[in-house]
């Protein structure tokens, strides 16, 4: 530097359930394991989710749009890293 076929020690933890925070998306803690070699960290590009707020809707409405909110377990990028293998 590349790779994850084999081994060891391990690590993380989807859905779902409970509690909690939040308008929501979703976060956090506990249980639980579908998976994961970066399923570690960073919302920088793309993508996706939500719509409190603001705007439109002649109207307080139905509805639509809007990220100052989220998702890193959608993807590209950046940074760091365990074990083993190959050179």
């Nucleotide at each position: 530097a590349c790779c994850g076929u084999c081994a060891a020690g391990g690590g993380c933890a989807a859905a779902c359930c409970c509690g909690u925070c939040g308008a929501a998306a979703g976060g956090c803690g506990g249980g639980g394991a579908c998976g994961c070699a970066a399923a570690a960290u960073c919302a920088c590009g793309g993508g996706c989710c939500u719509a409190a707020u603001g705007c439109c809707g002649a109207u307080c409405a139905a509805g639509g749009c809007u990220a100052u909110g989220g998702c890193g377990g959608c993807u590209g990028g950046a940074u760091u890293g365990c074990c083993g293998g190959u050179a």
The RNA shown here (c-di-GMP-I-GGC riboswitch aptamer) has 87 nucleotides and comes from a Bacillota bacterium.
The sequence was found by an Rfam model in a public genome assembly.
Model confidence (mean pLDDT): 86 of 100.